[in-house]
RNA sequence: AGGGGUGUAGUUUAGUGGCAAAACAACGGUCUCCAAAACCGUUGAUGGGGGUUCGAUUCCCUCCACCCCUGCCA
Numbered sequence: 001a002g003g004g005g006u007g008u009a010g011u012u013u014a015g016u017g018g019c020a021a022a023a024c025a026a027c028g029g030u031c032u033c034c035a036a037a038a039c040c041g042u043u044g045a046u047g048g049g050g051g052u053u054c055g056a057u058u059c060c061c062u063c064c065a066c067c068c069c070u071g072c073c074a
Base pairs, nucleotide, nucleotide: 001070002069003068004067005066006065007064010024011023012022013021018054026042027041028040029039030038047063048062049061050060051059
């Protein structure tokens, strides 16, 4: 320098244009002498910007971060 991939909750992952989900974690409750486990409930997220569209996590452009491959100089 060129090419490819990934970016969604504190963590790990779903979601192929129409109300953003699950598990674990955290918090509250039930239970218990206390705690753990179990059960019930609550909180919390689409990397930034722009475009297309009635509508974008999803499609397009650009930037940023990380990972992989190739190349150049030393």

Model confidence (mean pLDDT): 84 of 100. The RNA shown here (transfer RNA) has 74 nucleotides and comes from an Erysipelotrichaceae bacterium. It matches the Rfam family "tRNA". Gene Ontology term of the family: triplet codon-amino acid adaptor activity. It is annotated as a transfer RNA. The sequence is in RNAcentral, with records from ENA and MGnify. NCBI's taxonomy places the organism under Bacteria, Bacillati, Bacillota, Erysipelotrichia, Erysipelotrichaceae. RNAcentral records the identical sequence in 2 taxa.